[in-house]
Context: one part of a larger RNA
């Protein structure tokens, strides 16, 4: 390479958008690129096989045939692929009505707590732990109560709940903005899947510049525990956490399960709609659990939200160290990321 994998042994690209490309619905008609099927033409010779034959045998050699799976020619057929014209409505979309949502920016705004400021009342403690003690307090603290200020984050609802391609979203209110589901009709007429590159978007730490710091807190400093304690526990506490503008580009970015499409018992929830109903029952799309059957799995287990049955398009693996490393290249302000190996070694 061929095979043969990818939930947990190796391995699904963090996710989208989308360019080459690859793959494509139902029907007529042409054409004949693929295909098919006949003829002729070439496919040296040797060698390979089959036969038969010379050397005593074999090996080695000769003869014939067959092969050469192939390529051009030509003469045909027309299922299927493909071209090319035309139609169709089940894919796909569009338009109307309506629904549900923490979907996405932005301004505004409100409470509880925290912490400080100030002012009262009051007086010896207060704080922390296992136990302490560093630390705060007679310069009046902790408690309490009244009033200003600050930042951050939204209790309860709240879900086993909803939304978003992923990352992820949650207090209230307005403005702007994207998806989505249903229900009927109407229109377009295959307009579609998937995606190497590419290009956006990406948690949390980090980085640059400027703001802003209540609370919490990497390092740091004390205290304690211990043999030691460069930890755990405790006072403190700085970058950060937060705004804004840029970067950075990774995560066990996980359902450790790429996207699409068909099809394959049942039972039972809950969310959004739709049909029934007086109200239910029923039922019908979407989406979300949870139980199970065939069927798959090495087992665990999946099980119409597949790991089933099948198609199409992409990324990945190919024995464990060495190695999510070295060079080298591109990207980065850095940190660093991406790509990505050999020796040896078991």
């Nucleotide at each position: 390479c061929u095979g043969g994998g990818c939930g947990u042994a190796a391995a699904g690209g963090g996710c989208g958008c989308g360019u080459a490309g690859g793959c494509g619905g139902c029907g007529a008609u042409a054409c004949a690129a693929g295909u098919c099927a006949g003829a002729g033409g070439u496919g040296a010779a040797a060698g390979c096989u089959a036969u038969g034959g010379g050397c005593u045998c074999a090996a080695c050699c000769c003869a014939u045939a067959a092969a050469c799976u192939g390529c051009c020619u030509u003469u045909g057929a027309a299922a299927c692929u493909g071209u090319a014209u035309u139609g169709c409505u089940u894919g796909a979309g569009u338009a109307u009505u309506g629904c549900a949502g923490a979907g996405g920016a932005a301004a505004g705004u409100g409470g509880a707590a925290u912490u400080c400021a100030u002012g009262g009342u009051g007086u010896a403690g207060c704080g922390g732990u296992g136990a302490a003690a560093u630390g705060c307090g007679u310069a009046g603290a902790u408690a309490u109560c009244a009033u200003g200020g600050a930042g951050a984050a939204c209790a309860c609802c709240u879900a086993u709940g909803g939304c978003g391609a992923a990352g992820g979203c949650a207090g209230c209110u307005u403005u702007c903005u994207g998806g989505g589901c249903a229900a009927a009709u109407a229109c377009u007429g295959a307009c579609g899947c998937u995606g190497a590159g590419g290009c956006g978007c990406g948690a949390a730490a980090g980085c640059u510049a400027g703001g802003g710091u209540a609370g919490c807190g990497a390092a740091c400093a004390g205290g304690a525990u211990u043999a030691g304690a460069u930890a755990c526990c405790c006072u403190g506490g700085u970058a950060g956490u937060c705004c804004u503008a840029g970067c950075u580009g990774u995560a066990a970015a996980c359902g450790u399960u790429g996207a699409g499409u068909a099809c394959u018992a049942g039972g039972u929830g809950c969310u959004g709609g739709g049909a029934g109903u007086a109200a239910a029952a029923u039922u019908u799309c979407a989406g979300u659990g949870c139980c199970g059957g065939c069927g798959c799995a090495a087992a665990c287990g999946c099980a119409a939200u597949a790991a089933g049955u099948a198609c199409u398009c992409c990324g990945c693996c190919u024995g464990g160290g060495g190695a999510c490393u070295a060079c080298g290249g591109c990207c980065g302000c850095a940190a660093g990321g991406c790509u990505a190996a050999a020796a040896c070694u078991c």